[in-house]
Bacterial RNase P class A from a Bacteroidales bacterium, 353 nucleotides, folded computationally. It was read from a public genome assembly, where an Rfam model found it.
RNA sequence: ACAGUGGGCCGGUCUGUCGCUUUCUACCUGAAAGAGGAAAGUCCGGGCAACACAGGGCACCAUGCUUCCUAACUGGAAGUUGUCCGCGAGGGCAAAGACCAUGUAACAGAAAAUAACCGCCUGUGCAAACAGGUAAGGGUGAAAAGGCGGGGUAAGAGCCCACCGCUCCGAUGGCGACACCGGGGGUCCGUACAUCUCAUGGGUUGCAAGACCAUGUACACCGGCGCAUGUAGGGCUGCCCGCCCGAUGCCGGGGGGUAGGUCGCUCGAGCCUGCAGGUGACUGCUGGCCUAGAUAAAUGACAGACGCCUUCACACGAAGGUACAGAACCCGGCUUACAGGCCCACUGUUUUA
Numbered sequence: 001a002c003a004g005u006g007g008g009c010c011g012g013u014c015u016g017u018c019g020c021u022u023u024c025u026a027c028c029u030g031a032a033a034g035a036g037g038a039a040a041g042u043c044c045g046g047g048c049a050a051c052a053c054a055g056g057g058c059a060c061c062a063u064g065c066u067u068c069c070u071a072a073c074u075g076g077a078a079g080u081u082g083u084c085c086g087c088g089a090g091g092g093c094a095a096a097g098a099c100c101a102u103g104u105a106a107c108a109g110a111a112a113a114u115a116a117c118c119g120c121c122u123g124u125g126c127a128a129a130c131a132g133g134u135a136a137g138g139g140u141g142a143a144a145a146g147g148c149g150g151g152g153u154a155a156g157a158g159c160c161c162a163c164c165g166c167u168c169c170g171a172u173g174g175c176g177a178c179a180c181c182g183g184g185g186g187u188c189c190g191u192a193c194a195u196c197u198c199a200u201g202g203g204u205u206g207c208a209a210g211a212c213c214a215u216g217u218a219c220a221c222c223g224g225c226g227c228a229u230g231u232a233g234g235g236c237u238g239c240c241c242g243c244c245c246g247a248u249g250c251c252g253g254g255g256g257g258u259a260g261g262u263c264g265c266u267c268g269a270g271c272c273u274g275c276a277g278g279u280g281a282c283u284g285c286u287g288g289c290c291u292a293g294a295u296a297a298a299u300g301a302c303a304g305a306c307g308c309c310u311u312c313a314c315a316c317g318a319a320g321g322u323a324c325a326g327a328a329c330c331c332g333g334c335u336u337a338c339a340g341g342c343c344c345a346c347u348g349u350u351u352u353a
Stems, first nucleotide, its partner, number of pairs: 001349010012306007020034005036324001040335002043333005048206004055241004060202005065079005080095006096197002101195002103191002117138002119134006146164002149161003165187001166185005172179002210263004219254001221253004233245004270289003274285004307322006
């Protein structure tokens, strides 16, 4: 200097004139504040509200290596083992159980776990062939039931041995998943996104939740049912138990009217600085701050200057451009979109000293 890897931050600023919304106020007079890192997707988790005073079981759904963080999560942090990509810094995928049981590996192949097509060996036979042994070699296949080397054998086979894989036990290290060392065992493949088993967790619905006020018309309508160890009916709830409402009423059906306003609605698992702890995500303490609450939808327009980028230019400078995109109960995540700029650490190549 070029090319990369991982992480973090910004993504517009200032002045003037006018305008809009909310709050305060001496009340149209002034002051203060006013759309994001994703407000987006509606994919997760909650706060909150109602059922409801609130349970148990089944079904169903989700998660599944270890430890930690958090209000919680399928989120995050740091790791372990296996495997793939990259020269490298790094990046991706996976992870309970097949010795609970039932299934299952199409086709090809002799055979998909009691195996024999070719081949090899032994015996009989002139020969063709027949009988027995074998699973090392070849073939089929995604996969032939541990691998490789040696011994042994009629020829072979963990039949035996060494090494490796697998499995079990122990010492050491680690919170742990595991690592490493030593030893024992000749040591039964895969598939659970097949049924299933185990462990953990999950009530339902959702701000169009819900609470209150006002207005208004037409309900003397129909049906169920009668004083109850709470019946008929309804609710929690997909089902059962259980619980709750329930005749001065409840549930269902038909008809009519209204659809206006207030609250919920912004002080929060809140933000910022500093110190301490922790590998880290984060936690604790101290000090400071208040930063939209609209309701068919305000948060803007114009002018000038600056910032950043591209091109031209010896220079002065000129021209053009400036991304993705707008709150609607709130918060924590995930995913997706994004012109451009800055910072930190690391890797590779080349050159110079």

The source organism's lineage runs through Bacteria, Pseudomonadati, Bacteroidota, Bacteroidia and Bacteroidales.
Its Rfam family is "Bacterial RNase P class A". Rfam's curators write: Ribonuclease P (RNase P) is a ubiquitous endoribonuclease, found in archaea, bacteria and eukarya as well as chloroplasts and mitochondria.